[in-house]
RNA sequence: GAACUGAAGAGUUUGAUCCUGGCUCAGAUUGAACGCUGGCGGAAUGCUUUACACAUGCAAGUCGAGCGGCAGCGCGGGGGUAACCCUGGCGGCGAGCGGCGGACGGGUGAGUAACACAUCGGAACGUACCCUGUGGUGGGGGAUAACGGAUCGAAAGAUUCGCUAAUACCGCAUAAGACCUGAGGGUGAAAGCGGGGGAUCGAAAGACCUCGCGCGACAGGAGCGGCCGAUGUCCGAUUAGCUAGUUGGUAGGGUAAGAGCCUACCAAGGCGACGAUCGGUAGCUGGUCUGAGAGGAUGAUCAGCCACACUGGGACUGAGACACGGCCCAGACUCCUACGGGAGGCAGCAGUGGGGAAUUUUGGACAAUGGGGGAAACCCUGAUCCAGCCAUGCCGCGUGAGUGAAGAAGGCCUUCGGGUUGUAAAGCUCUUUUGUACGGAAAGAAAAGAUCAAAGCUAAUACCUUUGAUACUUGACGGUACCGUAAGAAUAAGCACCGGCUAACUACGUGCCAGCAGCCGCGGUAAUACGUAGGGUGCAAGCGUUAAUCGGAAUUACUGGGCGUAAAGCGUGCGUAGGCGGUUCGUUGUGUCUGCCGUGAAAUCCCCGGGCUUAACCUGGGAAUUGCGGUGGAAACUGGCGAGCUUGAGUGUGGCAGAGGGGGGUGGAAUUCCACGUGUAGCAGUGAAAUGCGUAGAGAUGUGGAGGAACACCGAUGGCGAAGGCAGCCCCCUGGGAUGAGACUGACGCUCAUGUACGAAAGCGUGGGGAGCAAACAGGAUUAGAUACCCUGGUAGUCCACGCCCUAAACGAUGUCAACUAGUUGUCGGGUCUUUACAGACUUGGUAACGCAGCUAACGCGUGAAGUUGACCGCCUGGGGAGUACGGUCGCAAGAUUAAAACUCAAAGGAAUUGACGGGGACCCGCACAAGCGGUGGAUGAUGUGGAUUAAUUCGAUGCAACGCGAAAAACCUUACCUGCUCUUGACAUGCUCAGAACGACUAAGAGAUUAGUUGGUGCCUUCGGGAACUGAGACACAGGUGCUGCAUGGCUGUCGUCAGCUCGUGUCGUGAGAUGUUGUCUUAAGUGACGCAACGAGCGCAACCCUUGUCACUAGUUGCCAUCAUUAAGUUGGGCACUUUAGUGAGACUGCCGGAGUUUAUCCGGAGGAAGGUGGGGAUGACGUCAAGUCCUCAUGGCCCUUAUGAGCAGGGCUUCACACGUCAUACAAUGGUAGGUAACAGAGGGAUGCAAAGCCGCGAGGUGGAGCGAAUCUCACAAACCCUAUCGUAGUCCGGAUCGUAGUCUGCAACUCGACUACGUGAAGUCGGAAUCGCUAGUAAUCGCAGAUCAGCAUGCUGCGGUGAAUACGUUCCCGGGUCUUGUACACACCGCCCGUCACACCAUGGGAGCGGAGGAUACCAGAAGUAGCUAGACUAACCGCAAGGGGGUCGGUUACCACGGUAUGUUUCGUGACUGGGGUGAAGUCGUAACAAGGUAGCAGUAGGGGAACCUGCGGCUGGAUCACCUCCUUU
Repeated sequence: GAACUGAAGAGUUUGAUCCUGGCUCAGAUUGAACGCUGGCGGAAUGCUUUACACAUGCAAGUCGAGCGGCAGCGCGGGGGUAACCCUGGCGGCGAGCGGCGGACGGGUGAGUAACACAUCGGAACGUACCCUGUGGUGGGGGAUAACGGAUCGAAAGAUUCGCUAAUACCGCAUAAGACCUGAGGGUGAAAGCGGGGGAUCGAAAGACCUCGCGCGACAGGAGCGGCCGAUGUCCGAUUAGCUAGUUGGUAGGGUAAGAGCCUACCAAGGCGACGAUCGGUAGCUGGUCUGAGAGGAUGAUCAGCCACACUGGGACUGAGACACGGCCCAGACUCCUACGGGAGGCAGCAGUGGGGAAUUUUGGACAAUGGGGGAAACCCUGAUCCAGCCAUGCCGCGUGAGUGAAGAAGGCCUUCGGGUUGUAAAGCUCUUUUGUACGGAAAGAAAAGAUCAAAGCUAAUACCUUUGAUACUUGACGGUACCGUAAGAAUAAGCACCGGCUAACUACGUGCCAGCAGCCGCGGUAAUACGUAGGGUGCAAGCGUUAAUCGGAAUUACUGGGCGUAAAGCGUGCGUAGGCGGUUCGUUGUGUCUGCCGUGAAAUCCCCGGGCUUAACCUGGGAAUUGCGGUGGAAACUGGCGAGCUUGAGUGUGGCAGAGGGGGGUGGAAUUCCACGUGUAGCAGUGAAAUGCGUAGAGAUGUGGAGGAACACCGAUGGCGAAGGCAGCCCCCUGGGAUGAGACUGACGCUCAUGUACGAAAGCGUGGGGAGCAAACAGGAUUAGAUACCCUGGUAGUCCACGCCCUAAACGAUGUCAACUAGUUGUCGGGUCUUUACAGACUUGGUAACGCAGCUAACGCGUGAAGUUGACCGCCUGGGGAGUACGGUCGCAAGAUUAAAACUCAAAGGAAUUGACGGGGACCCGCACAAGCGGUGGAUGAUGUGGAUUAAUUCGAUGCAACGCGAAAAACCUUACCUGCUCUUGACAUGCUCAGAACGACUAAGAGAUUAGUUGGUGCCUUCGGGAACUGAGACACAGGUGCUGCAUGGCUGUCGUCAGCUCGUGUCGUGAGAUGUUGUCUUAAGUGACGCAACGAGCGCAACCCUUGUCACUAGUUGCCAUCAUUAAGUUGGGCACUUUAGUGAGACUGCCGGAGUUUAUCCGGAGGAAGGUGGGGAUGACGUCAAGUCCUCAUGGCCCUUAUGAGCAGGGCUUCACACGUCAUACAAUGGUAGGUAACAGAGGGAUGCAAAGCCGCGAGGUGGAGCGAAUCUCACAAACCCUAUCGUAGUCCGGAUCGUAGUCUGCAACUCGACUACGUGAAGUCGGAAUCGCUAGUAAUCGCAGAUCAGCAUGCUGCGGUGAAUACGUUCCCGGGUCUUGUACACACCGCCCGUCACACCAUGGGAGCGGAGGAUACCAGAAGUAGCUAGACUAACCGCAAGGGGGUCGGUUACCACGGUAUGUUUCGUGACUGGGGUGAAGUCGUAACAAGGUAGCAGUAGGGGAACCUGCGGCUGGAUCACCUCCUUU
């Protein structure tokens, strides 16, 4: 500084992270449509689909001042009484001749990929009307329509005879200019009409003059049109070759004009990878939409161009057409018809049908603008201007404003307090836009015409033209805009959304249903996601949805992307076109830069103004139009040309290394086979076996021989090669490389589409060869099966020669070339220097490891780059479908190569992180294994569970961590279940009213609950009003629920696990998830401790503190104790408190001390002392968390459900059933025992008043009786038992074992039938130590023995405690199980009970093949040939001109030839639809078979190839690591 104002992201892959990558959303827009809703105005738009078919009306006429005339109308004149007739005389005028127009305007977008369009140029053209100029407009002729007559036809129309005019037609004359020419010359024109007029002439008409219009010729112009060139203009190469008038020439023809435009002849060209030809699609542009831009998409309305006019062909006329509302022909369709024949073309404006999601009135006017005709008036004009319809979009306005808290009512929510709707309403005070009613009222109109004046023309004051003045007249819209007045808040708000993205939340209903959804995703009983309501949010006369375009999307990347592992480097070289190219000088001016000129239509966009009240809209000026062309300049860079240079590149030369390639020869070891010898029973093979070989002599061993293939050691992250690849040794031929010095050439270079050569293994063809190995195959094993892994055999093949194939994880998953950018170390070649030697330094080329900067999503790469740059090529654009189909090319085949789509999903993927897991690794721990002891699993019983049964067998607990569990006691009760009988404010709580004390006793009915009745009883406090408790009655609020949901919850609990872990703050590292700390070494029971360390600290856990037990001391001694002193039957009593003991307080143990080991650590080992020794034993104590673990039936509690019942009461029954299965126990099977007897053998810890109960007596016994004592260190339960001693039994189904059953009893209790315990007598089952499997325990433990307690009226083999007796074993950590730490792999993350592959079966979807069938489009050949044009013409006809005439010339018709549309035949091709059957593919909560992959996935996997198999797959061959683990080697880094 007028015309610079301009760039946003989000959701979704994961447990989480970063990246890649797709999908989706927010924005703007539209000729839109649909749904709901709808007050007004302005100014716009409005068949995008069937270029489908069209009824009806209108859309192109006009001129009488070109002509003959007069059908119809009006006037005048004449005749006639009238009806009426005559009369072109006038206004005018149908039809006709003639002129101009009809080629414009209007519509549509079918065709067209083209000179069609756009931009810029060009030369060989035409042009009616218009303008300018020059020079003309003389004189004749013959027809013809109209009209009249006749005829045919249904009609349309036609034929014939006769008359007539012209600005219609034809000669003649003239010819400035025009055209032709042989330069002499020749050719070719016209039309009149109207107005006015003074002389003169004329009978008149008129002549004549003049003006105007017209006509003819020529020249020029303007505008318009035709033609040519350059550049630009969609997709497909699964369209690669196309082309015979094709390309050019010559000659001729043709056109307004250049040209193969056409014809003949000659030549063989022309186009094409810079994409020809072919196929598909499409009108092009200015512009429009979007976008920061670059771009992308689009081509309605407006404007320019083109094309088309029912479909196809054709010409005529004309200035202009091959003609939308003209003609001819063919075709389809529609209509009329007398059946002979005719008519038509809305892609003009309206309108109709049809199609469709969808698009308006059969309106008014020529008032304005414009067009046609005309001298003009004027006529015509569905162009146009207006009106009508539609919220289709744009713009504007309104639906009221102020005040108003009792925060009304109602609604909704509620924690019941309230909140919200909400100043919102009502009420009060105002206003009046819009609408309604009434009244007023524009602009759009300029003219033309008329009159007057002036000027011009003229002889002229006529006429005419121009200018000016005057008055009159012209409006469809429309009484519209606008203005005024009146009444009155009166007439006017909806739609979508409210899980995130994305602004906006609650209640109810529903219950994976109904439904929602743009993506992610909601819904399975507490849904902010469905439906409704309240509330809210956003827009608003609209709001949403759908469709479509751009944006976001840097997701095709020019601006502006990538290719090691995510998609992506061709397997490798050579090399053509192409692209790019070292250095110096000169020149040129291609690109490039710059000044000026032309153009880039208008409109649009933008800026500054102006006009409608504003805006939309309209309008003036500008800017812009980034482009193209011309011209002047610059000369650095680029290109061209010329001349040089040596650094790039190459040539020659010296020595060098090498499994580089091809051919020939040759060697030894080994395997196998053959022969012979020795020799005897096995060999071989495996996890174990078997098949196989062997007494016909194998295997073993010795000798000899045959044959084929491969080359141990050296040998190596060594070497060579472009890659594939290459290995005994020798010879021949041959390619390449690095290096040293100096010489030569002089940019000769780099890359490389198409092309071409090479190209492992497998495979193919022909011929050889064949020892070993070995797909297929056979057999044996394994297995549920085993088309496999293992074994025994074994054929192709592996080998050679020749010819194919051409693919690999052909990999460094890394294209080639060049330059630059720290180093260190190893190794292989060459060279220089130094060194006695070993060795070292430097340089150059390879090959490895680490590493700085830098890069990377990370991993990693890192002078050999994946760093920083340049050149060229190849390739990628979500996953699947699919490297598949079809087509092409190649191949003998196998197949290779090129390479889609429909459909489907919202992911697929890379790297890294934390976990979890592994039939991965390392370390450690635990009664985990092992070593032991005793059990379970077998029997009988008890008990619990499952199952079955049942009216009910109430419910819960279900791997460890349910199953002698809830239940520390089911006969009734409990009890929740079933049957039956009852109650309904209730069995229980609070509140209200009334009555009554409460309460007790009795009678009757009933199974009882309950019902009915009788009776006793009048209490406590008091301020005398009443009150408190209790009972009954009544009405409602409510009670009640062991009903549901433990997956809505609290609390409590189990479990991993008494395992050693789990975390945090700050710091540091990493883009981040995260890591570090917490890892490492040593140690511990321990994340216990020490040392080290980018960590330093801290918390919850561990440990300790607590209880108990083991020792001692002190204090205190009753109910305890008794050494000493008395005493007794007796610690009975006196006495004592020493001891035991009790119960309180203390001490003690800390690796404290010593030695050794260890890092002078932590700690470990041993020892001393000590009651106790290394947490002394035991207990309590349970981190962060896991299991939606358990419990709604302990309790509490949200929600739901029931409310004369799912609540409550009662009686009886059930929970106790019983073919069976399982768990936990008891008792046993016996002699370490049973039985009998004896010995007062010896405990601890508990309980006791509704209780424990002694002594004594009775009973075989359970027990009874009894009642002392005791609220308990006093009394009692209460005799502990195993043990010990003696006897007996003698290995038996027993003197074992005790089930079962019978009888008789006892006890508890209202009551032992279902259904208690115990006693006595009798009975005397199974069982003789328990299969697979499995449990507990490491010391006062296991085992064994008894005792007590809780529950409880009674009932214990269970549970919880107590003491008595009292072992064995542990080498050790390989294995099983569980756990911890580190590490590794992972396709797992509801985490291996994971994930996941393929066949088969079913349903649906799209698609390939397919005998064919049907349609459409090109092509080629042939037939055919309407109309038309051109050529020819022996036939017919014929006014103008010539000729006296005959006739000629010319013309018309007819005929014919050429071209050609429609049509037909045949062939081949492209494309679409369809098709029995068939192939694979995709999708689909719970189908079948297996388990291929992910961990070493249980045979490492993968890709190529070949064979095989239900299937995933298996096997062979060579390859890859994108394989785990262990060992070894080499190298590197750090100390």